């Protein structure tokens, strides 16, 4: 020394940049829900809007003294009783005297010496108080109250007569007073000031009253307190306010004022303020302090305090020390109220308290007991200052609403996997306290005094009695009884602590940002359950702070917002060495002051805080003083390196005139020629037979200089390019001389400023907006072609913007280097130098990218300029323009983001390498006909449902006549077709029969079990398992959600990828590996290499195949040897061969040659059966597609429960105008048909498969031997091959459709099976546009077999036969894989997104005008009053005049409000029209101008790169 914290939200992720939100704290609050007690505070921020009522300012030994009382007397009167006078008591009014100028209220005015803070007054006053010095003398005249009179409604007011005074006047006295003349001294600060001279003239005061203590008056001189004037400094915004000012500014002289002073007046002078912000204009009382901040600051000025203004609006003055006076006057005005209508009263921003106004602020309390004020001598009057009380949770702060114990973890909610869990020791109950509250008793402290008597050291103090309390019987204290009377309020996606059910279903609704809600909401609504506060708790408000988000502490400007288009240049900042003075600034030390209270420490009192009290610290300032002299600044005086000159060279598209020169394109003229030119992607307008295009000559005209020519060179920037001349600017280097900082920056001012564009005169060759006509296209106001004006050109004059860019202000000075290039200096060449101009890099900064001696580094100086995105550089206002328009430049609204750089992906009508039956090259097909099959559509009770590019459509379905079935219609069932249990009842059920029905199914009959006791039996009780009826739980559901799910599939793709751990690099995201060179099916391998290693994935391992060994040898084989038959392994032997099936071998670019580092590649290679994965299978990475699938299966969650469930019967999934997809079968001779004759593989078989024979033309019947299979059977393979026939035709092709006749299976072939045999014989004759398959045992083309299944196959799944053709190659098409590039894309181009128009709805802008407001100006009229003048002996009135408030008339200005109708701007549901923009966005885009178009635009001209892609050219950098 006590102090600083962050978070959400732009993105697919990231760093930055920027807002926009929140979490803190406060509050004279207000509004919701609740609300127990105290104590200390605050309480009309709004309409300075209007007030009823009452109260808030009075008092007094100066005077006077009415009514009345009491006593006494007198006069009338018989008396009551009248009236007079005297004595007292008692005092209303009224002179007079102090006070009302305090105290209280308010915050309307005021941007001002109004405040604040320091200061001066040598320019002043100051009543009541202190102190000190003097004095209080003599007269006189008169009002008021009072009496009478009168005049009014009423306030009031008028005549008349009486009196007093501490009222007023006269006379005296009289200084140190004042005021005038006269000179000394001292000191200051011009004016003077202070002293003294017993200096002189003149002049000016007084009141008395007593209780005899005292009080009072007058003068002068000091304090003290007040106050008043002046000054330095400091005190909000807007420049879209830039000039203002005539009493203005100064002076001379007067007036006035307490006092200075244009305060006023005459009269001279023209000053006076102002970018250091005048003047208007908006706002606003300042200040101690308050809130909040780490602090600097920001914000604010309630209540307490200090000043200041005000006082119904305005003006005025008068009284008095003091006022231009809140509860005074006067005048004018609004406005209110009494009035007899002729006159008159009022002023709550004083306390209460009423009325409006507002979201909203309180009682017409008590008391002068305290503390203060006015008046008195006091006693005591007054006092709505004050002090108490009442109302409000308004704030702060304390205190309770009970404590300890208590598991059966109660019952109830609430969730629940149905076990439990939680609410919860929490209650219930047991034992205790007694704060508040209630009730009873006691009970204060705030009181000191004044007064009175004693004493003293006597304007005083000391003692000692008297009695004084509104709050209040209140604090506070005792005592009692009872847990008895006291808990709520937000909140619970993430920030931000706290989570679950049910209901809602993009509705209702939430919400500070972000965001939730569309059938599983932790984010609506209510429950439980938790959190945080708690007599409160939340919302809104409104200020700080977070916000370093205006950056002084503490901010930026290449590309995010931001450097001016560029120079010169006043003013202003701001500046090299050195010596001296001086002390402004700056630094010490001291004094003064900064009011109190407040914050801060540290103590004390209330039971404790709050609160109060005390002391100290602080008050960061500001004056004056004394020093100090480094820097800064002043003046003086040196210096020479900054700056300049001078002198010798050099370089140059630098500026401005004048001349000139040659290609070129165009025109015109001749000539030679003839049918086309020309233009485009492709074409047309167009031009040409009236002779073009082409060639040749020869003219004219205009405008711009190829080739040199280059990150070359000049300029300050714009810019600037044939040659020569002439003027004319700067810049570099050399080298010594000179001047001495002269210098740097530059608001403002001034000058230059491409292209367009304007004026006015020229000129016009080419080009070429406008526009016209061809093309293209849905359109084509475009891109592309013919054509073309304005303009490009000059001359003079505007314009004054541009991607005017290095998107990078000037200026200096320092930080490594390397390698080009230009000019100059040096050298023999070099080297090295200085001044440009580039390119790579280091240190360093940057968010990165990148910049890096030509900084974007490190500092220093001076401009400029930003401070979310739209609205808008827009809108008014000002300005400058002929005019298009420039320049300055805003709000209202609206959004939560706009934005930079880089990163991963995605995508490109972007590039590169690469593979794929992807194209090519080739077969064969689809697409055209029938017919089959799925589908979509139609239909219909019903035509269940799913499946929908690829990746649905011979799929699900390995088989819809009933069944299946989910669908329709009808019948009928309700614990159910089916499971498991609980109770009660019963006793059989089963099965047989019968009526009835299409059956399901209802009804009736008939039947009737075991054990055990008991009984002769019948029966009867028990108990067993079973079933029925009844209740209940509860089955059931092919109903819903595949966007709730699990499981399985497809799909990219058998494509080569996806990944990770260490490590390295990057703020990160993410990179690297993985990427480079080869290389390969292959991210396979090799080589390199900040990487090294590793997982999935590729290959390999598996299964089948191709070779062969060995083992084994029936049901296989049969070579040999035997038997046999017509034949056959058929039969004995055999296991050699096929073969079967088990275990091995075999292929690894091993080996050769070429190449090539190596990986590897090639070859008619060699060997091999097989040669570079041999061939095929099975295997499918990370992940995508909210693919599919709840109707396989499971399964959350809804839904139905005498139906969305179950039975049954018939229909239906088979419909039929048509449309697609999948196939069969063909259309014929490579063919059909006879007839003959061969050769398989792999399956299957007992509810099966069936030889043989027989029977039918045939399907099939019969039969029934074998066979649970290497045995038997299905089994005939077919194409093929022989032979014959038909002979190019709708046919001996082709087989549908249809008729008749049958067959099998099946209860049942009518809707609706198959299959034979007769007999019919449709389209078709190679198939538009477009389209699929396949690269070898492959297409193709032939057959057989099997699941399904009773039966049914052109489909699926296998299974062998015969068995091609082609591929040069990788431009293009599609798909995919790696690099790299743009991206405004990330739901990822099926992406974004850009403007007209239409709709509604917000704000504004213009706009004929209309209406309001404040303030100026000039007139006009003029109150009350000073003040002047006149009038009077003097005065008072009256009258005259300056000024002057309110009024009013006029023209402008400036503000707001409103205005038909208009402009644009924002925001919106999924509207209309195009597609300009992002990729090369399909014409690169933009800037800045013109012109033109429905719109986005489009074109011209002249600029930028913030434009891809190729190629070229120069530079660099490594080897």
């Nucleotide at each position: 020394a006590c102090g600083g914290a962050g978070a959400g939200u732009u993105u697919g992720a990231u760093c930055c940049u920027g807002g926009c939100u929140c979490a803190g704290g406060a509050c004279g609050a207000a509004c919701g829900u609740u609300g127990g007690c105290g104590g200390c505070g605050u309480g009309c921020c709004u309409a300075a809007u209007a007030c009823a009522u009452g109260c808030a300012a009075g008092u007094c030994a100066a005077c006077u003294g009415a009514a009345a009382c009491a006593g006494u007397g007198g006069u009338a009167g018989c008396a009551a009783u009248a009236u007079c006078g005297c004595u007292g008591u008692a005092g209303a009014g009224g002179u007079g005297g102090c006070g009302c100028a305090c105290g209280g209220g308010u915050g309307a005015g005021u941007a001002a010496c109004g405040c604040g803070u320091a200061g001066g007054u040598a320019a002043u006053c100051u009543a009541c108080c202190u102190u000190c010095a003097g004095a209080u003398c003599u007269g006189a005249c008169a009002u008021a109250a009072c009496c009478c009179c009168g005049a009014g409604a009423a306030a009031u007011c008028g005549g008349g007569g009486c009196u007093a005074a501490u009222a007023g006047c006269a006379g005296a006295u009289g200084a140190u007073g004042c005021a005038g003349c006269g000179g000394c001294u001292u000191g200051g600060c011009a004016u003077c000031a202070a002293g003294a001279c017993a200096g002189u003239u003149g002049u000016u005061a007084a009141a008395g009253c007593u209780u005899c203590g005292g009080c009072g008056u007058c003068u002068g001189a000091a304090g003290a307190u007040g106050a008043g004037c002046c000054u330095g400094c400091g005190u909000c915004u807007g420049a879209u306010u830039a000039g203002c000012u005539a009493g203005u500014u100064g002076g001379c002289g007067g007036g006035g004022u307490a006092a200075c002073g244009g305060c006023c007046c005459a009269c001279c002078a023209a000053g006076g303020c102002g970018a250091c912000g005048a003047u208007c204009a908006g706002u606003a009382g300042c200040u101690g302090g308050u809130c909040u901040g780490a602090g600097a600051g920001g914000a604010u000025g309630a209540u307490c305090a200090g000043c200041c203004a005000c006082a119904c609006u305005g003006g005025a003055a008068c009284u008095g020390a003091g006022a231009c006076a809140c509860g005074g006057u006067c005048c004018a005005g609004a406005c209110u109220c009494c009035u007899a209508c002729g006159g008159g009263a009022g002023g709550c921003a004083g306390c209460a308290g009423u009325a409006a106004g507002g979201a909203a602020u309180a009682u017409u309390g008590c008391u002068c007991a305290a503390u203060g004020g006015c008046c008195g001598a006091a006693a005591g009057g007054c006092u709505g200052a004050a002090g108490c009380a009442g109302c409000a949770a308004c704030g702060c702060c304390g205190c309770g609403u009970g404590a300890g114990g208590g598991a059966u973890g109660a019952a109830g909610g609430g969730c629940u996997u149905u076990u439990g869990c939680u609410u919860g020791u929490a209650a219930a109950c047991c034992u205790c306290u007694g704060u508040a509250g209630u009730g009873a008793g006691g009970g204060a402290a705030a009181a000191a005094a004044c007064u009175u008597c004693c004493g003293c050291u006597c304007u005083g103090c000391g003692g000692a009695a008297c009695g004084u309390g509104a709050u209040g019987g209140u604090a506070c204290c005792u005592c009692a009884a009872a847990a008895g009377u006291a808990a709520g309020c937000c909140c619970c996606g993430g920030c931000u602590a706290a989570c679950u059910a049910c209901g809602u279903g993009c509705c209702a609704g939430c919400a500070g940002c972000c965001g939730c809600g569309g059938u599983a909401a932790u984010a609506c609504g209510u429950a439980g359950g938790g959190g945080g506060c708690a007599a409160a708790c939340g919302u809104u408000g409104u200020c700080c702070g977070g916000a370093u988000u205006u950056a002084c502490u503490g901010g930026g400007u290449g590309u995010a917002a931001a450097g001016g288009g560029u120079g010169c240049u006043c003013a202003g900042g701001u500046g090299g060495u050195u010596u001296u003075a001086c002390a402004a600034g700056u630094c010490a030390g001291a004094g003064g002051u900064g009011a109190a209270a407040u914050c801060c420490c540290g103590g004390a009192g209330c039971u404790u805080a709050a609160c109060u009290c005390c002391g100290g610290a602080a008050c960061u300032g500001c004056c004056u003083u004394u020093g100090a002299u480094a820097c800064u600044g002043u003046a003086a005086g040196g210096c020479u390196u900054g700056a300049g000159u001078a002198c010798g060279g050099a370089a140059g598209a630098g500026g401005c005139g004048g001349a000139u020169g040659g290609a070129a394109u165009u025109c015109c003229u001749g000539g030679u020629g003839u049918a086309g030119c020309a233009g485009u992607g492709a074409a047309a307008u167009g031009c040409g037979u009236a002779g073009a295009u082409a060639u040749c000559a020869g003219g004219a005209g205009g405008a711009a200089c190829a080739c040199c020519a280059g990150u070359g060179g000049c300029g300050a920037a714009g810019g600037c390019g044939g040659u020569c001349c002439g003027c004319u600017g700067g810049u570099c280097c050399g080298u010594u001389a000179c001047u001495g900082a002269c210098g740097c920056u530059a608001a403002a001012g001034c000058a230059c400023g491409a292209a367009a564009g304007c004026g006015u005169g020229g000129g016009g060759a080419g080009c070429a907006a406008a526009c016209a006509g061809g093309a293209u296209u849905a359109g084509a106001u475009a891109c592309c072609c013919u054509g073309g004006u304005a303009g490009u050109c000059c001359a003079c004059g505007c314009c004054u913007u541009a991607a005017a860019c290095g998107a990078u202000g000037a200026a200096u000075a320092c930080u490594a280097g390397a390698c080009g290039u230009u000019g100059g200096g040096g050298u023999a060449a070099a080297a090295c130098u200085c001044a440009g101009u580039g390119u790579c890099g280091a240190a360093g900064c940057u968010a990165a990218c990148g910049c890096a001696u030509u900084a974007a580094g490190u500092a220093u100086u001076c401009c400029a300029c930003c401070u979310g995105g739209g609205g808008a550089g827009u809108a008014c206002g000002a300005u400058c323009g002929c005019a298009a328009g420039g320049u300055u430049g805003a709000a209202a609204c609206u959004c939560a983001a706009a934005g930079g750089a880089a990163u991963u992906g995605a995508c490109g009508g972007g590039g590169g390498c690469c593979c794929g039956c992807a194209c090519a090259a080739g077969c064969a097909g689809u697409g055209g006909a029938g017919c089959a099959u799925g589908u979509g559509g139609u239909u219909c009770a019903a035509u269940u449902c799913g499946a929908u590019g690829c990746a649905a459509c011979g799929c699900g379905a390995a088989g819809a006549a009933c069944c299946u079935u989910a669908c329709c219609u009808a019948g009928g069932c309700u614990u159910g077709a089916c499971a498991u249990g609980u109770a009660a009842g019963u006793u059989a059920a089963a099965g047989c029969g019968a009526a009835u029905g299409a059956a399901a199914g209802u009804u009736c009959g008939u039947g009737u079990u075991c054990c055990c006791g008991a009984g002769c039996a019948a029966u009867c009780g028990g108990g067993a398992g079973a079933g029925c009826u009844u209740a209940c739980a509860c089955a059931g559901a092919u109903g819903c959600u595949g966007c709730a799910u699990g499981g399985c599939u497809g799909u990219c793709g058998u494509c080569a990828g996806c990944u990770c751990g260490u490590g390295c690099c990057g703020u990160g995201a993410g990179g690297u590996g993985u990427u480079g060179g080869g290389u390969u099916a292959a991210g396979u391998c090799c080589c390199g290499c900040a990487a090294c290693g590793a997982g999935c994935g590729c290959a390999a391992c598996c299964c089948c195949u191709g070779u062969u060994u060995c083992u084994a040898g029936u049901u296989g084989c049969u070579a040999c040897c035997g038997g046999g038959u017509a034949a056959a392994g058929c039969c004995g032997g055999g296991c050699a061969c096929u073969c079967u099936a088990g275990a091995g071998a075999g292929a690894c670019u091993g080996c050769c040659u070429a190449c090539g580092c190596a990986a590897g590649u090639a070859g008619u290679g060699a060997g091999g059966a097989a040669g570079g994965u041999g061939g095929g299978g099975a295997u499918g990475a990370c992940g995508u597609c909210a693919a599919g699938u709840c109707c396989g299966c499971a399964u959350g969650g809804c839904u139905c429960u005498u139906a969305c469930g179950c039975c049954u019967a018939g229909g239906g999934c088979c419909a039929c105008a048509c449309a697609c997809g999948u196939g069969c079968u063909a259309c014929a001779a490579u063919g059909g048909c006879u007839a003959c004759u061969a050769c398989a593989a792999a399956g299957g078989g007992u509810c099966g498969c069936a030889a043989a024979g027989c029977c039918g033309c045939a399907a099939g019947g019969u039969g029934g031997a074998g066979c649970c299979a290497a045995u038997c059977c299905c089994u005939a393979a077919a194409a093929a091959g022989u032979a014959g026939u038909c002979u190019c035709a709708g046919u001996u092709c082709g087989g549908a459709u249809c008729g008749g006749a049958g067959u099998c299976u099946g209860a049942a072939a009518c809707u609706c099976g198959a299959c034979u045999c007769c007999g019919u014989g449709a389209a078709g004759c190679u198939g538009g546009a477009a389209u699929u398959g396949c690269u070898a045992g492959u297409a193709a083309u032939c057959g057989c077999g099997c699941a399904u299944c009773a039966g049914c196959a052109c489909g699926g799944c296998g299974c062998g036969g015969u068995g091609a053709a082609u591929a040069c190659g990788u431009u293009c098409c599609c798909g995919g894989g790696c690099c790299u590039u743009g991206u405004a894309c990330a739901c990822a181009c099926c992406g974004c997104c850009c403007g007209u128009c239409a709709a509604g709805c917000c704000a504004u802008g213009g706009a004929a005008g209309u209406u309001g407001g404040g303030g100026g100006u000039a007139c006009c009229c003029g109150a009350a009053g000073u003040c002047g003048c006149c009038u009077u002996a003097a005065a008072c009135a009256a009258g005259c005049g300056c000024c002057g408030a309110a009024g009013g008339u006029a023209a402008a200005a400036c503000c707001a409000a409103u205005g038909a109708c208009u402009g644009g701007g924002g925001c919106u549901a999924a509207g209309u029209c195009g597609u300009a923009a992002c990729a090369a966005g399909g014409u690169a885009g933009c800037c800045g101008u013109a012109c033109c178009g429905g719109a986005a635009g489009g074109u011209g001209c002249g600029g930028c790169u913030g434009g891809a892609u190729c190629a070229c050219c120069u530079c660099c950098u490594u080897u």